[in-house]
RNA sequence: GGAGGUGUAGUAUAAUGGGAGAACAAGCGGUUGAAGACCGCCAAAUGCAGGUUCAAAUCCUGCCACCUCCA
Numbered sequence: 001g002g003a004g005g006u007g008u009a010g011u012a013u014a015a016u017g018g019g020a021g022a023a024c025a026a027g028c029g030g031u032u033g034a035a036g037a038c039c040g041c042c043a044a045a046u047g048c049a050g051g052u053u054c055a056a057a058u059c060c061u062g063c064c065a066c067c068u069c070c071a
Stems, first nucleotide, its partner, number of pairs: 001070007010024002013021001018054001027041004047063005
C1' cells in the first nucleotide's frame, strides 16, 4: 500500500427495513441481628458523518479504531 471482517449499556451479547431486548454488574427497596444468597424496582447503549427509504442497528458511501490475510 491492497483485500476482508468486526464495532450495540460498565462487561459480554440478541435483534429477517417497522415496539432497541435479555444476562451479569451498578443503584434503590424488601428480607436478615448484620452480611451473603434470594425477591422486586429503576437507570444505562446502536463508533462518527452523510445518503437511500414513509421508516435504518440493519442497505449504500466516506472516515475512525481493532483483528486477519496479501504485498
Notes:
This is a predicted structure of a 71-nucleotide RNA (transfer RNA) from a Thermoplasmata archaeon. Its Rfam family is "tRNA". From the family's description: Transfer RNA (tRNA) molecules are approximately 80 nucleotides in length. Its mean pLDDT, the model's own confidence on a scale to 100, is 85.